[in-house]
Molecule: c-di-AMP riboswitch aptamer (ydaO/yuaA leader)
Organism: Svornostia abyssi
RNA sequence: UGCGACAGAACGCCGAAUCCCUCACGGUCCGCCGUGUGGGAGCGGGGGACCCAAGUCGUUGGGGCGAAUCGACGCCAAGGUGCGUCGUAGCGCAUGCCUCGUGCGCGAGCCCGUCAGCUCACCCCGUAGGCACCACGUCAUUCAGA
Numbered sequence: 001u002g003c004g005a006c007a008g009a010a011c012g013c014c015g016a017a018u019c020c021c022u023c024a025c026g027g028u029c030c031g032c033c034g035u036g037u038g039g040g041a042g043c044g045g046g047g048g049a050c051c052c053a054a055g056u057c058g059u060u061g062g063g064g065c066g067a068a069u070c071g072a073c074g075c076c077a078a079g080g081u082g083c084g085u086c087g088u089a090g091c092g093c094a095u096g097c098c099u100c101g102u103g104c105g106c107g108a109g110c111c112c113g114u115c116a117g118c119u120c121a122c123c124c125c126g127u128a129g130g131c132a133c134c135a136c137g138u139c140a141u142u143c144a145g146a
Stems, first nucleotide, its partner, number of pairs: 012131003018041004023036005042127006052117001061115001062112004070087006090106005100137002
């Protein structure tokens, strides 16, 4: 310097879900890596005064995380909180970032348990999971490299 294998890592996306320390176990190419306990920072969420809001009657319990609400039609059922189609509030992506264009997707699920408006102090909880493999055009700009 070249080739091959293996290991580890980086770049990218949804999301709050990242970083540091410690201990235990396992792996190791002895550089580190993985899992779990505990702690901290950062990020995210909930509860929680005065003031404000909260009118009455009937019916209906009500509330939280999340972009994920709402409608029409049809089916089932016979009295739904169900299923399907087409839309829709809203949300995401197109590979440094921004704008515009164009295109492609999502529009779920879960939790609390009769209870919670806002809300200083204060209190509590989470820090997961799942993906992608050469990447459209445009405007200005920035960074890096040579």